Background
This is a predicted structure of a 166-nucleotide RNA (Lysine riboswitch aptamer) from a marine eukaryotic metagenome. The sequence is in RNAcentral, with records from MGnify. The model forms 96% of the base pairs in the Rfam consensus.
RNA sequence: GGUAGAGGUGCAUGUUUAAUCAGUAGGAUAAUGGAGAUACACAGGUAUUUUUGAUAUUUUCUGAAAGGUAAAUAUGCCGAAGGAAUAUAGUCCUGUGACUUUAGAUCCUGGUUUUUAAGUUAAAAGCUUACUAACUGUCAUCUUGUACACAAGAUGGAGUGCUACC
Numbered sequence: 001g002g003u004a005g006a007g008g009u010g011c012a013u014g015u016u017u018a019a020u021c022a023g024u025a026g027g028a029u030a031a032u033g034g035a036g037a038u039a040c041a042c043a044g045g046u047a048u049u050u051u052u053g054a055u056a057u058u059u060u061c062u063g064a065a066a067g068g069u070a071a072a073u074a075u076g077c078c079g080a081a082g083g084a085a086u087a088u089a090g091u092c093c094u095g096u097g098a099c100u101u102u103a104g105a106u107c108c109u110g111g112u113u114u115u116u117a118a119g120u121u122a123a124a125a126g127c128u129u130a131c132u133a134a135c136u137g138u139c140a141u142c143u144u145g146u147a148c149a150c151a152a153g154a155u156g157g158a159g160u161g162c163u164a165c166c
Stems, first nucleotide, its partner, number of pairs: 001166005008078001010077009026062003030058003036049004040097006081109004086103002089100003110136004116130005138157008
C1' cells in the first nucleotide's frame, strides 16, 4: 500500500400498511363588518386581487396533504452515519434572515441507552447539540490467575482507529 472482517436494540435509504397530523388547512353557505389581502419572515418594490365587498369573527355542510412515528420488507453498508462552518442552486426582485438541495481527506463525534437543558416540531412523540450516568467493542499500560496464549480487574486513548492475510 492492497484485500477481507469485527462492534449490535448497529447505521442509512426505499416500498407497503397503520395511527397521529385533524375535524386542522382549504372549499361552499348564511350573518356581522367596512379596506385591505396574497407571493417563507421583516423593510422597500413589483405582480395579482378586492366596495360586483378584502382581512377578520361567528353558524352550517364538506374536508385533505407533507414532514415526523410504529411495524413488515428490500437494498446499500461498518465514518456505517450525524453535526458545525464554507461554497453552489432555489423559495417574484433588492437587503438581512430562515428553510431546502448539492459538494468535499475543512473541523468534531468509537457505538447504544439514559438524566437535564436549549433548539426544532401539531406534539410530553421524534430529531439535533451540550451535559450526567450506565453498558459495550477495540487498542495500550499495570495487577492477578501455573510460563506463553488466554481470562478477569483497574486506568487511559481514539475510527485516516483495530484485527487477519498478501